[in-house]
Context: one part of a larger RNA
């Protein structure tokens, strides 16, 4: 000169867009952060409509109270499905096929497409409800009884799989919309979602290799599952991954082993380039989720808001026992030079489930603090000499601050007030009309086109448009050389000053303070740290 996730000191008008725990991977109060699916399943409560019993009133019609039964509707703790493996944090570990790049295959892969066949007949249970006991709590125990798309035979095999063949093996569950015929149970035609087995893609993932990329040689020899075979386990899946035997091998000065040090990368800064430094935001990829260990479920986990088991902390206890994990968004403390808000909303993008309304979503999407940084705007603008006053400074004539005030005539960003008033919305549902599929069918679902109706958190924000008044809005460093910028008064090798040279012991442009001037400017030194 350039750059920083910076941070002190003095100062401080507005707006965009950014970015904001770099250290203690320490502790953590509170609150939210992953639910949904009644169209899989029994129940449980309500509210509404019909039928009926019973009491009261009333002559009755009929009212009102309690019951019973079926219907439609809402809500929902359980079972059950699909999700929780993704999204979000952090960089502790890790010199590693982690990771980048260039190939590879002995493998899986839920949901998604895309194709084929099937979906038939059965059983025993179990939450829940009740009941009965136990415990201060967490939370268990025992009897009865009950559903399923929850679990288990059994049939059938298009198809897989194992076998040279004959064979042998291996499935599956329904729930809903319509029509028709029936009093009804049902039949029985057709549509959506689903379910099973097979292949084939997509998408994602495991594994294997050949290249790259820190530092010490004041680390020179390491290795017995160690190298290699043969046979077995294991896995989806090669393979010492494990295991018997059997051989004795493998690295190693192109640096083995070992210590340090560290997430890789795209990229960032810097610099003509080569290089050289660094990995904040965003992005891919890996590892980690109090601290170690280990497995279970599942298409995926050895699983941050899941379980077991051990250890340190903290909590709650009736002392028997139990709870918990913010490196998720917010916030406390805590160390420190030092880093925000316990905020709004799901309106859009995206994500889960659900047929769908629709719900969840601290991903997001907004706004909130901080000049922390980039950019932009403003602190007014012409005129105006008796060169006012008043500082300073003088050789006492003067000179300078200086058109700079005042004084005139003028604008009218931002800030203030008032009235207007956004984009981001597209859908989606419902309703009503066409049109095509599917269908015996103008039914009922699906599609598409049109009308009408409805969804904004940011927000009375951007923005536009009146109004009012120079009115509310300027500092910081430096001035001895390097380096642009000079005088005066104090001070007296003291007080200080300093990047380097060096200044101060009585005429200090270098120390203080003042005027002047020079550069920056809402920011301006200083400190740290790369090039």
């Nucleotide at each position: 000169g350039a750059a920083c996730g910076a941070a002190c000191g003095c100062u401080g008008g507005c707006g965009g867009c950014g970015u904001g725990g770099a250290u203690a991977a320490g502790a953590c109060a509170u609150g939210c952060a992953a639910g949904u699916c009644g169209a899989a399943c029994g129940g449980a409560a309500a509210a509404c409509a019909a039928u009926u019993u019973g009491c009261u009133g009333g002559u009755a019609a009929c009212a009102g109270c309690a019951g019973a039964u079926u219907g439609u509707u809402u809500u929902u703790a359980g079972u059950g499905g699909c999700g929780u493996a993704c999204g979000g944090g952090u960089g502790a570990g890790u010199a590693a096929c982690a990771c980048g790049u260039a190939g590879g295959u002995a493998u899986c892969u839920g949901c998604c497409g895309g194709a084929a066949a099937g979906u038939g007949g059965g059983g025993g249970a179990u939450a829940g409800c009740u009941c009965g006991c136990c415990g201060a709590a967490a939370g268990g125990c025992g009897a009865a009884u009950u559903a399923a798309u929850a679990c288990c035979g059994c049939a059938u095999g298009u198809g897989g799989a194992g076998g040279c063949a004959a064979c042998u093996u291996c499935a599956a569950a329904g729930c809903u919309g319509g029509g028709c015929g029936g009093c009804a149970a049902c039949g029985u035609c057709u549509g959506g979602c689903g379910c099973u087995u097979u292949c084939c893609g997509a998408u994602g993932a495991g594994c294997c290799u050949g290249c790259g990329g820190c530092c010490c040689a004041u680390c020179a020899g390491c290795u017995u599952g160690u190298u290699g075979g043969c046979g077995g386990g294991g896995u989806a899946a090669a393979g010492g991954c494990c295991c018997a035997c059997c051989a004795a091998g493998g690295c190693u000065a192109c640096g083995a082993c070992g210590g340090g040090u560290a997430g890789c990368u795209g990229g960032u800064c810097u610099g003509a380039g080569a290089g050289g430094a660094c990995a904040a935001c965003c992005a891919g990829c890996c590892a980690c989720a109090c601290u170690g260990g280990a497995a279970c479920u599942g298409a995926g986990a050895c699983a941050c808001g899941g379980u077991c088991c051990a250890g340190a902390c903290a909590c709650c206890u009736a002392c028997g026992g139990g709870u918990g994990g913010c490196a998720g968004c917010a916030g406390u403390c805590g160390a420190g030079a030092a880093u925000c808000u316990u905020u709004c909303a799901c309106a859009a993008u995206g994500g889960g489930g659900g047929a769908a309304a629709c719900c969840c979503u601290g991903a997001u999407g907004a706004a909130g603090c901080g000049a922390c940084g980039c950019c932009g705007c403003g602190u007014g603008g012409a005129g105006g000499a008796u060169g006012a006053a008043g500082g300073c400074c003088c050789u006492a004539g003067g000179g300078u601050c200086g058109u700079a005030a005042a004084c005139u005539c003028c604008u009218g960003u931002c800030a203030c007030c008032g009235c207007a008033g956004a984009a981001c919305a597209a859908g989606g549902g419902c309703a009503c009309a066409g049109g095509c599929g599917c269908u015996c069918a103008u039914a009922c679902c699906g599609c598409c086109u049109g009308u009408g109706u409805u969804u904004g958190a940011u927000a009375g924000u951007a923005u536009g448009c009146g109004g009012a008044g120079a009115g509310g809005a300027a500092g910081g460093a430096a001035c001895g050389g390097c380096u642009a910028a000079c005088u005066c008064u104090g001070u007296g090798c003291c007080a200080g000053c300093a990047g380097c040279c060096g200044c101060g012991g009585u005429g200090a442009u270098a120390c203080a303070g003042a005027g002047g001037u020079u550069c920056c400017a809402a920011g301006c030194g200083u400190u740290g740290u790369u090039c």
Notes: Small-subunit ribosomal RNA, 5' domain from an uncultured organism, 531 nucleotides, folded computationally. The coordinates come from a structure-prediction model, not an experiment, and the mean pLDDT is 86. The RNAcentral record of the full RNA draws on ENA and SILVA. It matches the Rfam family "Bacterial small subunit ribosomal RNA". Gene Ontology terms of the family: ribosome and structural constituent of ribosome.